[in-house]
Predicted 3D model of an 85-nucleotide RNA (c-di-GMP-I riboswitch aptamer) from a Desulfuromonadales bacterium.
Its Rfam family is "c-di-GMP-I riboswitch aptamer". Rfam's curators write: GEMM was predicted in a large-scale screen for bacterial structured RNA regulatory elements.
Its mean pLDDT, the model's own confidence on a scale to 100, is 87.
RNA sequence: CACCUGAAAAGGCAAACCCGGAGAAAUCCGGCGACGCAAAGCCACGGACCCUCCGUCAAACGACAAGGGCCGCCGGGCUGCCGAA
Numbered sequence: 001c002a003c004c005u006g007a008a009a010a011g012g013c014a015a016a017c018c019c020g021g022a023g024a025a026a027u028c029c030g031g032c033g034a035c036g037c038a039a040a041g042c043c044a045c046g047g048a049c050c051c052u053c054c055g056u057c058a059a060a061c062g063a064c065a066a067g068g069g070c071c072g073c074c075g076g077g078c079u080g081c082c083g084a085a
Stems, first nucleotide, its partner, number of pairs: 012037002018031005035072001041078003045075003049069004055064003
C1' cells in the first nucleotide's frame, strides 16, 4: 500500500400489522410501528420471482405477445460513516 474480516463508538435504514392515498393488478407513496439489515444507500444491466387494463388466438379453460412491478431474492455496476483484534 492492497485485499479479507468487522469488536467498540456515533449514528442510520425500517419488515409485518393497521390508517390514508394512487393503480386493473403486482406494487408504490405518506403516517404509525420494528422483523431485521454493515451497505436493508442508489441503479432494472443479467438471472429469478410477481401482475395483466389493453392486443392476438380460443366456444371456454387458458395460451401468446406486449407492457408493468420487485434492489429487504441472487449476481453485477456506482457511492458511503467508524476502525480494535